[in-house]
RNA sequence: AGGCGGGUAGCUCAGUUGGGAGAGCGCCGCCCUUACAAGGCGGAGGUCGCGGGUUCAAGUCCCGCCCCGCCUACCA
Numbered sequence: 001a002g003g004c005g006g007g008u009a010g011c012u013c014a015g016u017u018g019g020g021a022g023a024g025c026g027c028c029g030c031c032c033u034u035a036c037a038a039g040g041c042g043g044a045g046g047u048c049g050c051g052g053g054u055u056c057a058a059g060u061c062c063c064g065c066c067c068c069g070c071c072u073a074c075c076a
Stems, first nucleotide, its partner, number of pairs: 001072007010025004019056001027043005049065005
């Protein structure tokens, strides 16, 4: 330098044909228990990497850029 994959909640990840932003774990509260754990119920938590475009409408489509991983090439 080029190619491919990825970036969505604190962590790990889903997200179908463009129309509701979600799950598990974690966290907080309540119940249960002598107490803790487990279990049950409820809740908080999001610039969907950044900017722009298309569209009535974008996590999803298009363009540019940034970051991470893998591969190839170059240099030595």

Annotation
Predicted 3D model of a 76-nucleotide RNA (transfer RNA) from Aquifex sp. Its Rfam family is "tRNA". It is annotated as a transfer RNA. About the family: Transfer RNA (tRNA) molecules are approximately 80 nucleotides in length. The source organism's lineage runs through Bacteria, Aquificota, Aquificia, Aquificaceae and Aquifex.